[in-house]
This is a predicted structure of a 96-nucleotide RNA (Glycine riboswitch aptamer) from Pukyongiella litopenaei. Rfam family: Glycine riboswitch aptamer. Its family is annotated with glycine biosynthetic process in the Gene Ontology. The coordinates come from a structure-prediction model, not an experiment, and the mean pLDDT is 78.
């Protein structure tokens, strides 16, 4: 120096999941669309959280999932988010 690790910053790729009702407001000749805002019913898990556990430790306890719950977030497209994953740089820790 490579290689392995934690963390971070760019960069790429990332899924799932509705609808009904009122009011406003655009538009229409109306009907209906589309927006937004309240309610009602549901439905999704891959920001976050909780919760059991295989396993794992320094073993009186404690870490621990992509498994569970949905509290938070989301549910036409876009945009945002997004757990994870691949590229790349950066520090720091092992290791030779």
């Nucleotide at each position: 120096c490579c290689c392995g690790u934690a963390c971070c910053c760019g960069u790429g790729g990332g899924a799932g999941a509705a609808u009904c009702g009122g009011a406003c407001c655009g538009u229409u000749c109306g009907c209906g669309c589309a927006g937004u805002c309240c309610g009602g019913u549901g439905c999704c898990g891959a920001a976050g959280g909780a919760g059991c556990a295989a396993c794992c430790g320094c073993c009186c306890c404690g870490g621990a999932a992509a498994c569970u719950c949905u509290c938070a977030g989301g549910c036409c497209a876009c945009a945002c988010g997004g757990a994870c994953c691949g590229c790349g740089g950066g520090u720091g820790c092992a290791u030779c």